Source information:
Predicted 3D model of a 157-nucleotide RNA (c-di-AMP riboswitch aptamer (ydaO/yuaA leader)) from Thermopolyspora flexuosa. Rfam family: c-di-AMP riboswitch aptamer (ydaO/yuaA leader). Rfam 15.1 lists 7,607 matches to the family in 2,262 species. The prediction has a mean pLDDT of 77.

Order: sequence, then C1' cells, then structure tokens
RNA sequence: CGCGGCGAACCGCCGAGUCCAUGCAGUCAGGAGGCAUGGAGCCGGGGACCCAAUCGGCCCUCCCAGGGCCACGGGGUGAAUCGGUGAUCGCACCGUAGGGCGAGACUUCCCCACCCGAACCCGUCAGCUAACCCGGUAGGCACAAGCGGAAGACCCU
Repeated sequence: CGCGGCGAACCGCCGAGUCCAUGCAGUCAGGAGGCAUGGAGCCGGGGACCCAAUCGGCCCUCCCAGGGCCACGGGGUGAAUCGGUGAUCGCACCGUAGGGCGAGACUUCCCCACCCGAACCCGUCAGCUAACCCGGUAGGCACAAGCGGAAGACCCU
C1' cells in the first nucleotide's frame, strides 16, 4: 500500500410531534409495554408602549354612555389559497398561489420527472406586541426510488 474477515457507530419519508426522570398497577422477579405526574427540547395561541387600523345594520333610554337583536361577521392550526366549467344544493373536472419525495447520511442552487394543493378548530372575540399567561408533543406512509449537474460542509473511524 492492497485484499479479505469480524465488531462497533452512523444511515428512509410527510409532520412541531422527540428525549429524560419519578410514581402506580401488573410479575416469583426483571425487561418491554400501559396509566399518571414532572422536566428538557421543539411547535402553536393569547397578550403593552410604539407602529398600524378607524370601527356593519336595527331597536331601547333625554345625552354621554350602556344594553339587546341580526348578519355577506371575524379569527386560528396547516403547503393546502384563488379562479373557471359542470351539476341530482354535501360534489366532480381543469387550472393556480403555495408545498413535498426522487435514499451521495447533510445544506443551498439549477435541470428533469412525479405527487399534494386537504381537513379540522374557536364561537361574535383576538393586528403587531416586551414582561407575563395558556396549549400541543399526534397521525400517516415506504418498492414509489434521477446510481442528474454545481458549490459548500462533514468524514478521511
């Protein structure tokens, strides 16, 4: 320096959705798992000055102000908005803002190709927003797969 063997570490996707600790039940005992609680990390909402915005309609009370009713209200998570056509109103199709995979373990850009472009929630109410307050930490998928280009990082165990 090359080849071979063995062992360890690392190595799929969308999404915030991961990790740790304690207790309880269960067990002969332990592990994994279950339930509960707490913490870390990540994610989301509410919430000042300043800035921005300029406040729907009707009715009641003498006015300020307050109260009631109505609505083509308004708002949030998310990529998932908007437009056109059709229709047996819950829908279908075509496009579209926007979003994602393509497995070199990572990042950015370009080309090509394929896919998504939903769903749910709050309940008349919330712009931004320091302090502060509150909540989530799911679910779904993997034979579909460019052994395409450029740069960087990392590694050179």

The sequence is in RNAcentral, with records from Rfam. Lineage of the source: Bacteria > Bacillati > Actinomycetota > Actinomycetes > Thermopolyspora.